[in-house]
RNA sequence: GCGCCAGUGGUCCAGUGGUAGGAUUAUUGCCUUCCAAGCAAUCGGCAGGGGUUCGAUUCCCUUCUGGCGCA
Numbered sequence: 001g002c003g004c005c006a007g008u009g010g011u012c013c014a015g016u017g018g019u020a021g022g023a024u025u026a027u028u029g030c031c032u033u034c035c036a037a038g039c040a041a042u043c044g045g046c047a048g049g050g051g052u053u054c055g056a057u058u059c060c061c062u063u064c065u066g067g068c069g070c071a
Base pairs, nucleotide, nucleotide: 001070002069003068004067005066006065007064010024011023012022013021018054026042027041028040029039030038047063048062049061050060051059
């Protein structure tokens, strides 16, 4: 330099046009003599910009970051 793949809560993963779900963590409550465990609730997210579309996490372009391969 060229090509390919990936980027979603603090962490790990789903979701591929109709406003995102789970596990875990955190906080609060219940339980317990207390702690742990268990149960319930709450908080917390689509890498940035532009385009297409009635509507974009999803499709297109570009940038950034990471990984792999070739030279």